Predicted 3D model of a 103-nucleotide RNA (SAM riboswitch aptamer (S box leader)) from an uncultured Thermomicrobiales bacterium.
Its mean pLDDT, the model's own confidence on a scale to 100, is 88.
It was read from a public genome assembly, where an Rfam model found it.
């Protein structure tokens, strides 16, 4: 970095250091000196991997744990493309993020 797959309407924030940007990219709309991004410390959150104890129609499926990763402001904040609808809007695709494995 590129492929393969799952999943994205739930849940969780204090403190130090720092100092003007952040919310992937556009556009909007938001968030921010009452302190952003960033490091670093505690806590939380969840349960894809690992582990573990059952069920199975052998495809999978419930529970525990918390070792490895995530993630703690708004549905992935909305929206981009398509189709349907007069319109709020729905449905399915892109992109993106996470895990898991592959190259």
């Nucleotide at each position: 970095c590129u492929c393969u797959u799952a999943u994205c309407c739930a849940g969780a924030g204090g403190g130090g250091c720092a100092g003007a940007g952040g919310g992937a990219c556009c556009a909007g709309c938001c968030c921010g000196c009452u302190g952003a991004a960033g490091c670093c410390c505690c806590a939380g959150c969840a349960a894809c991997c690992a582990c573990u104890c059952g069920c199975c129609a052998c495809g999978g499926u419930g529970g525990g744990c918390a070792g490895g990763u995530g993630c703690u402001a708004a549905c992935u904040c909305c929206g981009g493309c398509a189709g349907c609808g007069c319109a709020g809007g729905c449905u399915g695709g892109g992109a993106g993020a996470u895990g898991a494995g592959a190259g």